[in-house]
Notes:
A computed fold for a 71-nucleotide RNA from a Gemmatimonadaceae bacterium, annotated as transfer RNA. It matches the Rfam family "tRNA". Rfam links the family to the GO term triplet codon-amino acid adaptor activity. Model confidence (mean pLDDT): 80 of 100.
RNA sequence: UGCCCCUUCGUCCAAUGGCAGGACAGCCGCCUUUGGAGCGGCGAAUGGUGGUUCGAAUCCACCAGGGGCAA
Numbered sequence: 001u002g003c004c005c006c007u008u009c010g011u012c013c014a015a016u017g018g019c020a021g022g023a024c025a026g027c028c029g030c031c032u033u034u035g036g037a038g039c040g041g042c043g044a045a046u047g048g049u050g051g052u053u054c055g056a057a058u059c060c061a062c063c064a065g066g067g068g069c070a071a
Stems, first nucleotide, its partner, number of pairs: 001070007010024004018054001026042005047063005
């Protein structure tokens, strides 16, 4: 310098262009002699800016960050 891939709750992983969900972690409660086990509940995210579309996590462009290949 060129090309390719990735970016979603704190973490890991889902979501056919049509309500962003699950597990773990956290918090609250129940249970219990105790609870770190079990049960119930709560909160929590689409890297950024634009574009396409009735509608974008999803498609397109650029930017940012990470990874890989080539030189």